Context: one part of a larger RNA
RNA sequence: UGACGGGGGUCCGCACAAGCGGUGGAGCAUGUGGUUUAAUUCGAUGAUACGCGAGGAACCUUACCUAGGCUAGAAUGUGAAGGAAUGAUACAGAAAUGGAUCAGUCAGCAAUGACCUGAAACAAGGUGCUGCAUGGCUGUCGUCAGCUCGUGCCGUGAGGUGUUGGGUUAAGUCCCGCAACGAGCGCAACCCCUGCAUUUAGUUGCCAGCACGUAAUGGUGGGAACUCUAAAUGGACUGCCUACGCAAGUAGAGAGGAAGGAGGGGACGACGUCAAGUCAUCAUGGCCCUUACGCCUAGGGCUACACACGUGCUACAAUGGGCGGUACAGAGGGUAGCUACCUGGUAACAGGAUGCCAAUCUCGAAAACCGUUCACAGUUCGGAUUGGGGUCUGCAACUCGACCCUAUGAAGCUGGAAUCGCUAGUAAUCGCGUAUCAGCAAUGACGCGGUGAAUACGUUCCCGGACCUUGUACA
Numbered sequence: 001u002g003a004c005g006g007g008g009g010u011c012c013g014c015a016c017a018a019g020c021g022g023u024g025g026a027g028c029a030u031g032u033g034g035u036u037u038a039a040u041u042c043g044a045u046g047a048u049a050c051g052c053g054a055g056g057a058a059c060c061u062u063a064c065c066u067a068g069g070c071u072a073g074a075a076u077g078u079g080a081a082g083g084a085a086u087g088a089u090a091c092a093g094a095a096a097u098g099g100a101u102c103a104g105u106c107a108g109c110a111a112u113g114a115c116c117u118g119a120a121a122c123a124a125g126g127u128g129c130u131g132c133a134u135g136g137c138u139g140u141c142g143u144c145a146g147c148u149c150g151u152g153c154c155g156u157g158a159g160g161u162g163u164u165g166g167g168u169u170a171a172g173u174c175c176c177g178c179a180a181c182g183a184g185c186g187c188a189a190c191c192c193c194u195g196c197a198u199u200u201a202g203u204u205g206c207c208a209g210c211a212c213g214u215a216a217u218g219g220u221g222g223g224a225a226c227u228c229u230a231a232a233u234g235g236a237c238u239g240c241c242u243a244c245g246c247a248a249g250u251a252g253a254g255a256g257g258a259a260g261g262a263g264g265g266g267a268c269g270a271c272g273u274c275a276a277g278u279c280a281u282c283a284u285g286g287c288c289c290u291u292a293c294g295c296c297u298a299g300g301g302c303u304a305c306a307c308a309c310g311u312g313c314u315a316c317a318a319u320g321g322g323c324g325g326u327a328c329a330g331a332g333g334g335u336a337g338c339u340a341c342c343u344g345g346u347a348a349c350a351g352g353a354u355g356c357c358a359a360u361c362u363c364g365a366a367a368a369c370c371g372u373u374c375a376c377a378g379u380u381c382g383g384a385u386u387g388g389g390g391u392c393u394g395c396a397a398c399u400c401g402a403c404c405c406u407a408u409g410a411a412g413c414u415g416g417a418a419u420c421g422c423u424a425g426u427a428a429u430c431g432c433g434u435a436u437c438a439g440c441a442a443u444g445a446c447g448c449g450g451u452g453a454a455u456a457c458g459u460u461c462c463c464g465g466a467c468c469u470u471g472u473a474c475a
Base pairs, nucleotide, nucleotide: 001475002474003472004471005470007469008468009467010466011465012464013463015459016458019422020421021420022419023418026314027313028312029311030310031309032308033307034305035304042053043052064300065299066298067297068296069295070294076123077122078121081117082116083115086103087102088101089100091098092097106113107112125289126288128287129286130285134283135282136278137277138276139274141272146185147184148183149182150181151180152161153160154159165176166175167174191266192265193264194263196234197233198232199231200230201229202228206223207222210221211220212219237260240254241252242251243250244249303441316415320374321373322372323371324370325369332363333362334361337356338355341352342351343350344349381412386407387406388405389404390403391402392401428451429450430449431448432447433446434445
């Protein structure tokens, strides 16, 4: 100087407390461990691995296993030599591949050119090892308020001071003081979304007033008011008032205002820590393989199952289930696509048909509300499991897809010790969309809106952190 303390002081955080909802019990989905296996490819492992890499494992992917093949190799360039290119046919084989047959005979006068095959040779290839040789990227402490430097001063020196003190703040934020005076990286602000207004613009969006028209609809003329769209500008600064205070600032159900003291949300992550993670995104040093640790192909595996754990979904019901009726979103996607509408089918879907490269057409809510039924039951709760029949995608659904119909109708009556999330348009609850994608194991991830709470006395305690101080046989 740090680090540590079941030392002290001050302060903060859904850290506790106060509340609401879960997990832990059940069934299923998914990841992991373990076990099994020819293989169950590899990585990630307290917080910071475990719905993680994977934003799509039937083949492919694919790295694993078995079997069959290739050896300058699957790609590209140079290239002796040969041939137009190319198309078709059957055979062997699981395919890769192999050897055949037939057709065809390029442009140019020529040199030659394009295309195909291609010896030798030169450059291959490796998801093989090392993340403890590395770059890049990332997690975490932590959006915590810290981390440093120049000059000066102090100290023999390590170092100190500044950065401590008194206040204040979300903040090393600002004020006052001070052997310090300044500065940098962080904080904040600048950026984006959202909340208010004005201006500009007015189609594909809008419809107040005026007409036309319809069973009905901005459907039509028209309008530029309103909504909206999307660009610019304004707006909030403790600016004003009162109280306290030297000031910074704090308090106020104060005024005005759409918004008030950081309005709400995002992007943004200092010096560093964990030899943290990644050589399997990529790049790369070294090492290793080179008729194989490279490459091609078929099939299998990554989906196994006594068990253990994590994360979720669905429930155990009446604030509910069933049936019927009737409303209201936002954000996105769409041409190998989204499909109105019609017909068939109980349905998944199929057959027609129409519009749209989309503010134009289209995909499109559910909870809610109204009516009715069920009366507390393993039930009209719950839907696992299994039988049968189908639909769709795709060469192909056996291993191993999703969906529909019918039958079946398991566990489960609110979950031990323990443990998680959340402070407001939040939790809870309800549906919708997108990426990936032929299809889909999505209950996941990332977004979007609808309905919409309770509680916070307080900081003694648990956890983590910041500053000052003290002890130390630790560095």
Record summary:
Small-subunit ribosomal RNA, 3' major domain from Aquirufa avitistagni, 475 nucleotides, folded computationally. Its Rfam family is "Bacterial small subunit ribosomal RNA". Lineage of the source: Bacteria > Pseudomonadati > Bacteroidota > Cytophagales > Aquirufa.